[in-house]
Source information: Bacterial large signal recognition particle RNA from a Thermomicrobiales bacterium, 262 nucleotides, folded computationally. Taxonomically the source falls in Thermomicrobiales (Bacteria, Pseudomonadati, Thermomicrobiota, Thermomicrobia). RNAcentral records the identical sequence in 2 taxa. RNAcentral holds the sequence, with entries from ENA. It matches the Rfam family "Bacterial large signal recognition particle RNA". It is annotated as a non-coding RNA gene.
RNA sequence: UCGUGCUAGGUGGGGAACUAGCGGUGCCCUGUACCCGCAAUCCGCUCUAGCGGGACGGAAGUCCCUCUCGAGGCCCGACCCUGUAGGACUGCUCGAGUAAGUGGUGAUGAAGGCCGGGUCCCGCGCGGCGCGGACCCGCGAACCGGGUCAGGUCCGGAAGGAAGCAGCCCUAAGUGGUUUCCCGUGGGUGACGCGGGGACGCCCUGCCGGAGCUAACUACUUGUAGCAAGCUGGAGGAUCGCGGUCGGAAGAGGGUGCACGG
Numbered sequence: 001u002c003g004u005g006c007u008a009g010g011u012g013g014g015g016a017a018c019u020a021g022c023g024g025u026g027c028c029c030u031g032u033a034c035c036c037g038c039a040a041u042c043c044g045c046u047c048u049a050g051c052g053g054g055a056c057g058g059a060a061g062u063c064c065c066u067c068u069c070g071a072g073g074c075c076c077g078a079c080c081c082u083g084u085a086g087g088a089c090u091g092c093u094c095g096a097g098u099a100a101g102u103g104g105u106g107a108u109g110a111a112g113g114c115c116g117g118g119u120c121c122c123g124c125g126c127g128g129c130g131c132g133g134a135c136c137c138g139c140g141a142a143c144c145g146g147g148u149c150a151g152g153u154c155c156g157g158a159a160g161g162a163a164g165c166a167g168c169c170c171u172a173a174g175u176g177g178u179u180u181c182c183c184g185u186g187g188g189u190g191a192c193g194c195g196g197g198g199a200c201g202c203c204c205u206g207c208c209g210g211a212g213c214u215a216a217c218u219a220c221u222u223g224u225a226g227c228a229a230g231c232u233g234g235a236g237g238a239u240c241g242c243g244g245u246c247g248g249a250a251g252a253g254g255g256u257g258c259a260c261g262g
């Protein structure tokens, strides 16, 4: 140095979580890299750290170590978004108060006080409106209203008398109209009167008084009633990181057996 046959180690790896610790099953990332059995209220081990059985390749592009690069995961921080709970702080809405400012009003007299009156309720009266009635003027009865009763009928010897239909006239019940007066009745009637009552408030006259009153807006104080926009708490998500930690694949370098034969 070449060939043959063995052995060590190998036949994926990593992250988080779990664990006294180490692996595995499970989840995630990379990626394609044997098979069977056990295993999440777990399974098996003990720093030599899966257990049991089998198969393949095998001292090198395949094993071990170091370095470079670095997918990706976890932690931390920043900022943003989503949704949730709270109501001490800021803010907003609402209420109460003050009266500094603005405004309004006030010597054609404020606040306040006195007298009187109105507004309120009840009753009565008057008026008005509505309804009904009466009155007035008409119309209006085949018969069961009246007057007069032609014709006709009846009584009578006659003279005369009686009842009485139609017609005409008047009227009853009823009906049409007028609206001046009259009567009754009703009310969501009235710049009305009188009497009685009530009176928180509001308005007005007169008198006293002699400069304020008001609280509409701004401002200030306050209440806790509400809102939850800021704020506080915790939850989830995205982005960022010359922050931390672990780190696959890839690349580079180095290292590492035995036996036989040529």
Base pairs, nucleotide, nucleotide: 001262002261003260004259005258006257010056011055012030013029014028015027020046021045022044023043024042034054035053036052037051038050063255064254065253066252067251068250072246073245074244075243076241077240078239080237081236082235084233085232086231089230090229091227092226093225094223095222096221097220098219100218101217102216103214104213105212112208113207114206116204117203118202119201120197121196122195123194124193125192126190127189129186130185131184132183133182136177137176138175139174145170146169147168148167153162154161155160